[in-house]
Context: one part of a larger RNA
RNA sequence: CGCAGGAGAUUUGAGGAGAACAUUCCCUAGUACGAGAGGACCAGGAAUGACGUACCUCUGGUGUUCCAGUUGUUCCGCCUCGGAGCAUCGCUGGGUAGCUACGUACGGAACGGAUAAGCGCUGAAAGCAUCUAAGCGCCAAGCCUCCUCCAAGAUCAUAUCUCCCACUCCGCAAGGAGCUAAAGGCUGGUCGUAGACUACGACCUUGAUAGGCUGGAAGUGUAAGCAACGUGAGAAGUUUAGCCUACCAGUACUAAUCUGCCGUGAGU
Numbered sequence: 001c002g003c004a005g006g007a008g009a010u011u012u013g014a015g016g017a018g019a020a021c022a023u024u025c026c027c028u029a030g031u032a033c034g035a036g037a038g039g040a041c042c043a044g045g046a047a048u049g050a051c052g053u054a055c056c057u058c059u060g061g062u063g064u065u066c067c068a069g070u071u072g073u074u075c076c077g078c079c080u081c082g083g084a085g086c087a088u089c090g091c092u093g094g095g096u097a098g099c100u101a102c103g104u105a106c107g108g109a110a111c112g113g114a115u116a117a118g119c120g121c122u123g124a125a126a127g128c129a130u131c132u133a134a135g136c137g138c139c140a141a142g143c144c145u146c147c148u149c150c151a152a153g154a155u156c157a158u159a160u161c162u163c164c165c166a167c168u169c170c171g172c173a174a175g176g177a178g179c180u181a182a183a184g185g186c187u188g189g190u191c192g193u194a195g196a197c198u199a200c201g202a203c204c205u206u207g208a209u210a211g212g213c214u215g216g217a218a219g220u221g222u223a224a225g226c227a228a229c230g231u232g233a234g235a236a237g238u239u240u241a242g243c244c245u246a247c248c249a250g251u252a253c254u255a256a257u258c259u260g261c262c263g264u265g266a267g268u
Base pairs, nucleotide, nucleotide: 001153005164006163007162008161009160010159015150016149017148018147021049024047026045027044033038051107052106053105054104055103059101060100061099062098066094067093068092069091070090071087072086073085074084075083076082112144113143118138119137120136121135165267167178168177169176170175179265184262185261186260188204189203190202191201192200209255210254211253212251213250214249215248216247219243220242225238226237229234
């Protein structure tokens, strides 16, 4: 820009893309078969591998500073405490959310249609025979469907529902002047399990969108101070303490202010 008014939702599916495993083992069965050695087809059942998709409840990993321990050195005047800098996050033990696999769940199918090679029925040409010439069947991991995803610029531009707009004057006309500005959208802001940007999604005071605060969960593992005890290093107790990022709630304390712009007047 188009899809002959504008807009918001929901859709059909022409067409396209993906997927498609000849894994291994067990049971059926040591059966059929075979003198024995050996050892099944078919059909069915149950596990499993690889591959793929999704997810984080569980099991783990990570988690650059959430907690604790600890070495050297330095700083806060000193001690203590503690903070801070450097030493790979100094090192070490753990670890929430998120991300993730080694974890969890699921998938390949089945049915149908037309066929290939192949196997047939009926059957002449050619009194026979012949699956073929007319006619009619069966049959493949392949083809068309079925399954998942995209999809009306599918210009033959689909369909359904809902919402919005019913002005004046001048002019022969083209057009001009004025009034009006809908539904809805954009911009702006607070953000996100969305994200390179854009886009997408939530919210914008008629508000829980983010931060803060409060409570909880989870984590760490029992803070500081006081101080039984001990010459002391230590250490019982107060104390399952103190601290606490991303998680879950509550709460307008802070920030989402006020505006602005586009889009018209019933539609070749």